[in-house]
RNA sequence: UCUGAAAAGGGCAAACCCGUUGAGAGACGGGGGCGCAAAGCUCCGGGGCCUCCGACGCGGCCGGCCGAGCUGCCAGAG
Numbered sequence: 001u002c003u004g005a006a007a008a009g010g011g012c013a014a015a016c017c018c019g020u021u022g023a024g025a026g027a028c029g030g031g032g033g034c035g036c037a038a039a040g041c042u043c044c045g046g047g048g049c050c051u052c053c054g055a056c057g058c059g060g061c062c063g064g065c066c067g068a069g070c071u072g073c074c075a076g077a078g
Base pairs, nucleotide, nucleotide: 001077002076003075004074011036012035016031017030018029019028020027021026034064040070041069042068044067045066046065047062048061049060050059
């Protein structure tokens, strides 16, 4: 630098259930485990979602939707 077939130490945690919180999308904690080699971080670009509002816009949410940027464990190859 490239790769993630196999192995190991481990890590994260979808749906669903319970509690808290929010107007909502959602968020947080516990259980759970579908999956994940960046399912680690950042709304920078795109995309999706939400309601205050007459409506748009503004704003908010999603990093487990895609791209991009930054960082990183183990193993293999060069």
Predicted 3D model of a 78-nucleotide RNA (c-di-GMP-I-GGC riboswitch aptamer) from a Myxococcota bacterium. Its mean pLDDT, the model's own confidence on a scale to 100, is 77. Lineage of the source: Bacteria > Pseudomonadati > Myxococcota. Of the family's consensus pairs, 91% are formed in the model.